[in-house]
Context: one part of a larger RNA
RNA sequence: GGAUGAACGCUGGCGGCGUGCCUAAUACAUGCAAGUCGAGCGGAAACACUUCGGGUGUCGAGCGGCGGACGGCUGAGUAACGCGUAGGAACAUGCCCUAAAGUGAGGGAUAAGCACCGGAAACGGUGUCUAAUACCGCAUAUGGUCUAAGGAUUAAAGUCUUCGGACGCUUUGGGAGUGGCCUGCGUAUGAUUAGCUUGUUGGUGAGGUAAUGGCUCACCAAGGCGACGAUCAUUAGCUGGUUUGAGAGGAUGAUCAGCCAGACUGGGACUGAGACACGGCCCAGACUUCUACGGAAGGCAGCAGUAGGGAAUUUUCCACAAUGGACGAAAGUCUGAUGGAGCAACGCCGCGUGCAGGAUGACGGCCUUCGGGUUGUAAACUGCUUUUAUGGGUGAAGAAUUUGACGGUAACCCAAGAAUAAGGGACGGCUAACUACGUGCCAGCAGCCGCGGUCAUACGUAGGUCCCAAGCGUUAUCC
Repeated sequence: GGAUGAACGCUGGCGGCGUGCCUAAUACAUGCAAGUCGAGCGGAAACACUUCGGGUGUCGAGCGGCGGACGGCUGAGUAACGCGUAGGAACAUGCCCUAAAGUGAGGGAUAAGCACCGGAAACGGUGUCUAAUACCGCAUAUGGUCUAAGGAUUAAAGUCUUCGGACGCUUUGGGAGUGGCCUGCGUAUGAUUAGCUUGUUGGUGAGGUAAUGGCUCACCAAGGCGACGAUCAUUAGCUGGUUUGAGAGGAUGAUCAGCCAGACUGGGACUGAGACACGGCCCAGACUUCUACGGAAGGCAGCAGUAGGGAAUUUUCCACAAUGGACGAAAGUCUGAUGGAGCAACGCCGCGUGCAGGAUGACGGCCUUCGGGUUGUAAACUGCUUUUAUGGGUGAAGAAUUUGACGGUAACCCAAGAAUAAGGGACGGCUAACUACGUGCCAGCAGCCGCGGUCAUACGUAGGUCCCAAGCGUUAUCC
């Protein structure tokens, strides 16, 4: 000198675009953040209409389907195929695209409902009734799987309709994209950590998995790693990037993007195309809440917000109008993703606080050799302008055809009036900028050298000057 997710002191007019718990992965009051489908089903608690018929609109609860594995947050753990990069073979894949074949005939239940019962509650039990795109046989088998090549085995579901069809369902092949797995190389510090390892290293066979593999098991062999740093310890999410630097290099990993990991702590599986699942389940633990003491409920590292910690970090806001997502045939519903507004000079950028004339160089201040000098064209005064601010009016784009939260916002026009708007630090040298008074090794200053003991350009105050400017300084950290 540059930089910062900064903080502190003094000061503070406006706009645009960004950014905003770096500390306690501490504890959380309250509200919201994942639902949707009546064109799968039996139905009808509420509302509206009614021809009084669940008839119509519609629809709570329930069965069923799809989605809750995305999106959002955080960085605790992890020194690892975790990440980066370049490759590989033994795999899976809902929705989507594409190609082909099929969609026949049946069955038994169950929730809701109804009637009882238990419980403080959470919730549960018994009996009975009913439906389906829920569940289960049978038939068929292009195809798929297995095969000792003969054969064996393996599906399906309907709904709506303007009667044309549309949306589905089953099986199989291909694709796209996505994901799982393996490998070479790269990826922090310490030797005041030198030996480490028994499923350990390899083989055979089996089990298991979507798939390879000690992944697991039985048997066999005795291997495997290590001064090219194993093991152990400490620290740490990694990268694109960011910052500095002429570069090489150093430091760093906020925001944005990719990957990984986590969801009160530890463990476990279930469902599913996909999880060992943030707002799912089970067990254990700590903590909190309710309780009729028998038992129950909870998990903000989602958005706001609270307490605490801290030098320090925002609103319990608006809207689904746009973009995107889930569901739905659609209308649409949901969406604290997202789009916006609010707060904060936290950062970058832009604009303003007026312009021109004006000397008797006014008053006042300060200095003075008492002549004057300086503040200083500065002010007053004269003329002008109106960015901005204020008041009034018109008023968008963003939306395709309906739909605009932002927002009566941006922008434009008119009015009046210099009107609404300047500070901070420094002035001994480094380093741009000096005098007076006060103080008297005191009070104090200080980044380094160093100032102050009666003549202080270094302390304090004043005038003046210099630098930067809605900021200026200080502190911390990096180059």